[in-house]
RNA sequence: UCUAAAAAUAAAGCGCCUGAACUACUUAUAAAGUAGUUGACGAGGAGAAGGUUUAUCGAGUUGUUCGGCGGAUACCUUCCGGUAGGCAUGAAUACCGUUAAAAUAAAGCUCAAAAGGAAGAGGUGACUCUUCUGACAAAGCUUUAUUGUCAUGUAAU
Repeated sequence: UCUAAAAAUAAAGCGCCUGAACUACUUAUAAAGUAGUUGACGAGGAGAAGGUUUAUCGAGUUGUUCGGCGGAUACCUUCCGGUAGGCAUGAAUACCGUUAAAAUAAAGCUCAAAAGGAAGAGGUGACUCUUCUGACAAAGCUUUAUUGUCAUGUAAU
C1' cells in the first nucleotide's frame, strides 16, 4: 500500500462530486494541465410489506441553496389497527395511523436558524471552523365550537 473479516461511531435540506464556478502552481498570449475550495438556512415528517420519484413549509445582500448521482419519515397498493348521529352491532363506505374523520372558524404551542453585527483560530489563497450578540416565517400540531355514511335493533319524542 492492497485485500478480507470483526467491532465502534455517524443521517435525512441527509451523503457524495466527473459538470459548472472560484483559488493556487506550471506556462506566457491564451488555452491546457495538476492540486484544492464551494456545492441547502432552519421548521416539519415514521403501523407493516411492496412499489414509485420533480417527497411538505417557508427564510436567504435574488441566490452555485445551480447541475448531477444515491438515499429519505412523502405518495400509491395490500394487510393490520382506529374513529364515524342517544345507545349497541356490522364494515361494503369515508378519512386516518396508536396524538389513529375531514372541512371552516377561533385560541394556543412551536426560543426558527442561517443572515446581520462583533471577536478570534487555520490556510499562500479560494474558503473552513469556533464564541458572543441577534431580528424576522410559513406549513404543521393541540384544544374548543359547528357540521359528519349505509344497514339492523332499541330508548325517548